Notes
Predicted 3D model of a 73-nucleotide RNA (transfer RNA) from a Chitinispirillales bacterium. Lineage of the source: Bacteria > Pseudomonadati > Fibrobacterota > Chitinispirillia > Chitinispirillales. Rfam family: tRNA. The family's RNA type in Rfam is transfer RNA.
C1' cells in the first nucleotide's frame, strides 16, 4: 500500500426485507428471610465510532474518515 471483518446499555452480544433498539450478566428498588446468599417482580441505563449522502423514514443502503483484529505484498 491492497483486501476482508468489527465498533450498538457499565460488560458480553443480538437486531431478519429500511419503519421510533432488545437479551443475558452487572446496578437500583421492592417482596421473600431473624439476617445474608439464592429466587421472584419492577425500575433505570443507548438515539448505534465520527462526518456527510440517499430516502417520507437509516443501527441497517452509499461515500469519506478514526480505532481494533486478520490476510496479501
Nucleotide at each position: 500500500g491492497c483486501c476482508g471483518g468489527g465498533a450498538u446499555a457499565g460488560c458480553u452480544c443480538a437486531g431478519u426485507u429500511g419503519g421510533u433498539a432488545g437479551a443475558g450478566c452487572a446496578a437500583u428498588u421492592g417482596a421473600u428471610u431473624c439476617g445474608u446468599a439464592a429466587u421472584c417482580a419492577a425500575u433505570a441505563g443507548g438515539c448505534c465510532g465520527u462526518c456527510a449522502g440517499u430516502u417520507c423514514g437509516a443501527g441497517u443502503c452509499u461515500g469519506a474518515u478514526u480505532c481494533c483484529c486478520g490476510g496479501c505484498u